[in-house]
RNA sequence: ACGUGCUCCGGGGUCGGUGAAAUUCCGAGCCGGCGGUAUAGCCCGCGACCCGCGCCUCCCUCCGUGGCGGCCGGUUGACCUGGUGGAACUCCAGGGCCGACGGUCAAAGUCCGGAUGGGAGGCAGCACGG
Numbered sequence: 001a002c003g004u005g006c007u008c009c010g011g012g013g014u015c016g017g018u019g020a021a022a023u024u025c026c027g028a029g030c031c032g033g034c035g036g037u038a039u040a041g042c043c044c045g046c047g048a049c050c051c052g053c054g055c056c057u058c059c060c061u062c063c064g065u066g067g068c069g070g071c072c073g074g075u076u077g078a079c080c081u082g083g084u085g086g087a088a089c090u091c092c093a094g095g096g097c098c099g100a101c102g103g104u105c106a107a108a109g110u111c112c113g114g115a116u117g118g119g120a121g122g123c124a125g126c127a128c129g130g
Stems, first nucleotide, its partner, number of pairs: 002129006008121001014028004029110002031099002033046004041097002050074003054071003058067002079095005101113003
């Protein structure tokens, strides 16, 4: 040099209307993890959530389609037009669209919850190995 670990690592702190009741409906607003690439919520990929009578360790157990974790696999929403340029579905102009699961006296991207969690990952520092 490089590797591993630790520290780090997600936003919208709403308003009005209707109604017995809605931050969930209607109107307006606000928000957008990580890597790649000409600067990306909407291209390609990763992570998380969800699923697996797939494999493995450990635990529990009268019996298992039992429980936690790791790996592997599966699923997973949304963009067009014009302009500039060597290059942009990424910039500029314009017009659109999307947003898991559970909860709730009314249906949720925004409230509450799993989450003081997990994590892709990236600058520096420290420690260990080298």
The RNA shown here (FMN riboswitch aptamer (RFN element)) has 130 nucleotides and comes from Xylanimonas oleitrophica. Its mean pLDDT, the model's own confidence on a scale to 100, is 82. The sequence is in RNAcentral, with records from Rfam. Of the family's consensus pairs, 100% are formed in the model.